[in-house]
RNA sequence: CUUAGCUCAGGGGCAGAGCGCUCCCCUCGUAAGGGAGAGGCCGUCAGUUCAAUUCUGGCAGG
Numbered sequence: 001c002u003u004a005g006c007u008c009a010g011g012g013g014c015a016g017a018g019c020g021c022u023c024c025c026c027u028c029g030u031a032a033g034g035g036a037g038a039g040g041c042c043g044u045c046a047g048u049u050c051a052a053u054u055c056u057g058g059c060a061g062g
Stems, first nucleotide, its partner, number of pairs: 001061002005019004013050001021037005043059005
């Protein structure tokens, strides 16, 4: 340090971005551009709390 396929935000009130992916629009066609959508129970097990991705500890990976 561990959160979407990849790179990363979010640091108590049931999760976002960029890229990628799918569909549509546009074009003679491709790329670019525009619109819509799918995709993560946040490494894991406990503790605290009305409530944990968020705070605390252990464990496992790097």
The RNA shown here (transfer RNA) has 62 nucleotides and comes from Coemansia sp. RSA 678. Taxonomically the source falls in Coemansia (Eukaryota, Opisthokonta, Fungi, Kickxellomycotina).